[in-house]
A computed fold for a 91-nucleotide RNA from a bovine gut metagenome, annotated as THF (Tetrahydrofolate) riboswitch aptamer. The model forms 83% of the base pairs in the Rfam consensus. Its mean pLDDT, the model's own confidence on a scale to 100, is 76.
RNA sequence: CAGAGUAGAUCUGCGAGCGUUAAGUUCUGCACGGACGGGGAGUUGCCGCGCAGCCGAAAAGUCAUUGCGAUUCGCAGGUCGCAUCCCGCUG
Numbered sequence: 001c002a003g004a005g006u007a008g009a010u011c012u013g014c015g016a017g018c019g020u021u022a023a024g025u026u027c028u029g030c031a032c033g034g035a036c037g038g039g040g041a042g043u044u045g046c047c048g049c050g051c052a053g054c055c056g057a058a059a060a061g062u063c064a065u066u067g068c069g070a071u072u073c074g075c076a077g078g079u080c081g082c083a084u085c086c087c088g089c090u091g
Base pairs, nucleotide, nucleotide: 001091002090003089008080009079010078011077012076013075014074015073016072017071018069019068020067027053028052029051030050032048033047034046038087039086040085041084059066060065
């Protein structure tokens, strides 16, 4: 000097659920907690959870199901990827 590697984020496909008597999702406020390359530190960033609040919907049906939802989880693949600092690793 160059490079590798994480958690995770996002997209697509498949599968299994939940709701359709409207929960969930998105957004806002408060409080608490957690994680952030192999090691250390670590935010005003990220994630989770609780409470409160705003907005808000696609049902049909032969009752087998088919749809719908910023819906949840799992698997596979693609893309991105330590906020940042120090050290380490490979060439």